[in-house]
A computed fold for a 690-nucleotide part of an RNA from Zingiber officinale, annotated as large-subunit ribosomal RNA, domain II. Rfam family: Bacterial large subunit ribosomal RNA. Rfam links the family to the GO terms structural constituent of ribosome and ribosome. Model confidence (mean pLDDT): 81 of 100. The organism belongs to Zingiber, within Eukaryota. It is recorded under the gene name rrn26.

Context: one part of a larger RNA
RNA sequence: GUCAGCGAGGAAAUGGGAAGAGCGGCUUAAGCCAUUAGGUGUAGGCGCUUUCCAGAGGUGGAAGAUUUGAGUUCUUCCUAUUUUACCCGAAACCGAUCGAUCUAGCCAUGAGCAGGUUGAAGAGAGCUCUAACAGGCCUUGGAGGACCGAACCCACGUAUGUGGCAAAAUACGGGGAUGACUUGUGGCUAGGGGUGAAAGGCCAACCAAGAUCGGAUAUAGCUGGUUUUCCGCGAAAUCUAUUUCAGUAGAGCGUAUGAUGUCGAUGGCCCGAGGUAGAGCACUCAAUGGGCUAGGGUGGCCCCCAUUUCGCCUUACCAACCCCAGGGAAACUCCGAAUACAGGCCGUCAUCGUUUGUACAGACAGACUGAUUGGGUGCUAAGAUCCAAAGUCGAGAGGGAAAGAGCCCAGAUCGUACGCUAAGGUCCCUAAGCAAGAACUUAGUGGAAAAGGAAGUGAUCGAGCGAUGACAACCAGGAGGUGGGCUUGGAAGCAGCCAUCCUUUGAAGAAAGCGUAAUAGCUCACUGGUCUAGCUCCAUGGCACCGAAAAUGUCUCAGGGCUCAAGUGAUUCACCGAAGCGACGAGACCUUGAAAGCAGCUUUUUCAAGUGUCAGUAGCGGGACGUUCUGUCAAUCGGGGAAGGUUUUUGGUGACAACACCUGGAGAUCUCAGAAGUGAGAAUGCUGAC
Numbered sequence: 001g002u003c004a005g006c007g008a009g010g011a012a013a014u015g016g017g018a019a020g021a022g023c024g025g026c027u028u029a030a031g032c033c034a035u036u037a038g039g040u041g042u043a044g045g046c047g048c049u050u051u052c053c054a055g056a057g058g059u060g061g062a063a064g065a066u067u068u069g070a071g072u073u074c075u076u077c078c079u080a081u082u083u084u085a086c087c088c089g090a091a092a093c094c095g096a097u098c099g100a101u102c103u104a105g106c107c108a109u110g111a112g113c114a115g116g117u118u119g120a121a122g123a124g125a126g127c128u129c130u131a132a133c134a135g136g137c138c139u140u141g142g143a144g145g146a147c148c149g150a151a152c153c154c155a156c157g158u159a160u161g162u163g164g165c166a167a168a169a170u171a172c173g174g175g176g177a178u179g180a181c182u183u184g185u186g187g188c189u190a191g192g193g194g195u196g197a198a199a200g201g202c203c204a205a206c207c208a209a210g211a212u213c214g215g216a217u218a219u220a221g222c223u224g225g226u227u228u229u230c231c232g233c234g235a236a237a238u239c240u241a242u243u244u245c246a247g248u249a250g251a252g253c254g255u256a257u258g259a260u261g262u263c264g265a266u267g268g269c270c271c272g273a274g275g276u277a278g279a280g281c282a283c284u285c286a287a288u289g290g291g292c293u294a295g296g297g298u299g300g301c302c303c304c305c306a307u308u309u310c311g312c313c314u315u316a317c318c319a320a321c322c323c324c325a326g327g328g329a330a331a332c333u334c335c336g337a338a339u340a341c342a343g344g345c346c347g348u349c350a351u352c353g354u355u356u357g358u359a360c361a362g363a364c365a366g367a368c369u370g371a372u373u374g375g376g377u378g379c380u381a382a383g384a385u386c387c388a389a390a391g392u393c394g395a396g397a398g399g400g401a402a403a404g405a406g407c408c409c410a411g412a413u414c415g416u417a418c419g420c421u422a423a424g425g426u427c428c429c430u431a432a433g434c435a436a437g438a439a440c441u442u443a444g445u446g447g448a449a450a451a452g453g454a455a456g457u458g459a460u461c462g463a464g465c466g467a468u469g470a471c472a473a474c475c476a477g478g479a480g481g482u483g484g485g486c487u488u489g490g491a492a493g494c495a496g497c498c499a500u501c502c503u504u505u506g507a508a509g510a511a512a513g514c515g516u517a518a519u520a521g522c523u524c525a526c527u528g529g530u531c532u533a534g535c536u537c538c539a540u541g542g543c544a545c546c547g548a549a550a551a552u553g554u555c556u557c558a559g560g561g562c563u564c565a566a567g568u569g570a571u572u573c574a575c576c577g578a579a580g581c582g583a584c585g586a587g588a589c590c591u592u593g594a595a596a597g598c599a600g601c602u603u604u605u606u607c608a609a610g611u612g613u614c615a616g617u618a619g620c621g622g623g624a625c626g627u628u629c630u631g632u633c634a635a636u637c638g639g640g641g642a643a644g645g646u647u648u649u650u651g652g653u654g655a656c657a658a659c660a661c662c663u664g665g666a667g668a669u670c671u672c673a674g675a676a677g678u679g680a681g682a683a684u685g686c687u688g689a690c
Base pairs, nucleotide, nucleotide: 001690002689003688004687005686006685011083012082013081014080015079016078017077018076019075020074021073022072023071025046026045027044031040032039033038086225087224089222093215094214095213096212097211098210104189105188106187107186108185109184110183111182112181113179115148116147117146118144122140123139124138126137127136128135152176153175154174156173157172158171159170160169191207193203194202195201228624229623230622231621232620233619238251239250240249241248242247253362254360255359256358257357258356259355267346268345269344270343272341278335279333280332284329285328288325289324290323291322295318296317297315299313300312301311366393367392368391369390372389373388374387375386376385377384398409399408400407413586414585415584416583418582419581420580424576425575426574427560428559433573435572436571439568440567446562452546453545456543457542459540460539462537463536464535465534473530474529475528476527477526479503480502481501484498485497486496509524512523513522514521587614588613589612590610591609592608593607594606595605596604625679627676628675629674630673631672635669636668637667644663645662647660649658650657651656
């Protein structure tokens, strides 16, 4: 991993509710008799009622009733509370026992350490040295947590090994190896305790508190799982509170069943209050330019002068109020919508909805929306976060967007080799137009991107020049006063400063560039001629261009491929295209109508019509199927073949049921009821097999 079996809302008591049954006041518990049944038992419980007492009083108050009051016991189902309480799951806590054959330390008693090296203290016949002592040499001696290195002990490095030879090893190297050494045997210390040359180490392969058993099914607001079918309806991810934010309670939203009975929503008209968007500057705040003019400030004058004060004049500067102009504002408003909201009237659609009682819930982690809006925070960042309104997903399948929860279209009861459309498409992949008639684009733009740049191209508006010849090109001229004055070594159109005139002309600057040391020289402006018909410029919007660099390989149309497109913007007519709509048929539910049966009640059955409904998670409600056992059953089937098994066929919306052949070889069970160890695919489920 597969297969098979097992595997989770069951039990008791006590409350609430629904349905049903008994009695009308209801009913027994323990016990006793009897033993499938039942009888007895009146303690007790609930209910009804009058008065009084105790207590703390006050407020609000539906339905029903006045002919006034109905309860109680039991059964089943839903649900709550307490018990393990739907099942499995901790780490932990406490108690009592068992462990020092591993390992830590200690105690007692034993054992082990090849070989080689060094040569401390001490001692000494001798030699040397000294005046002597001392010193040196030599001999002897044999110390050391001394040295090298086996056994033995350890474990520093590398490699192999990593379902191993091994739940810690092997190989090659390494450290200690007379010592704080190693080791045998026996003993002691026990779990908040021991032992520890101390690493939270070790205490029998996993010790920040051992193991075993018990409390014990500890607890888990957390994770996972929770077993047949069909039908009806169908949520929420919000508010308030919370040692509350992974939970829970009340409200809002769902379901079922009653009551209420048009009161509600959607549409039209009328009528209201408002201070948002916008706008504006009349107030408030901040702020710009100009004008007028107080005031301030600068300077001056006279008088007084020790100082001060006061007066007059002036204008570098600042400048209130006022006037003019143009603006800003969430916490400004002289103004002011659309929507939304309140009220009134009318009308429409109904299996709608409202209000309310009871029972049962789920939910209180939401997500996105560049062909959704208004805002706050943030960077007018975020697949960010927080409000308000809407949609979709959530809980929604189908078609489109190549592929895609939230985008666009559209809401799937079932069937059909039927038709029409939506979004989106119509060269091929790929259903349908290489559709039509005019345009644009040459960039594969289309099929990624900005500021910025540009004689790309076509369109539009405007201005100017032009047969008295424009624009471009070519030919020719481009002069004189004068080398203007100054400066300077020089300055002659052309280093720089000043001025920038006059003349001749068809035209020609006291010169727009190149150039020279300065001149010279070459162009330009300007003019004439040749030639000939349009030329030059501002602006607007369309489509293109550059800007444009990334890692395997074109790689930013899904691809092929596409250029009077198969690209782009308008126009037109066809077609394709969905579970949408329609056609034909079927089912369930609902509403309306009709008929039959039955009479005990008003239920059951049948038919017709409907431009009624039938997506669905959590969840609520309803109807069924199947398994085991019991009664029905002294019955029915069964060796003329039961159960079980393989296969085929048929029926049913389905869970499933029935027949047949074969196998099998002895039990099985209709109907209607009852009782449950009642349905398996999931739980890193458990057991077994492979």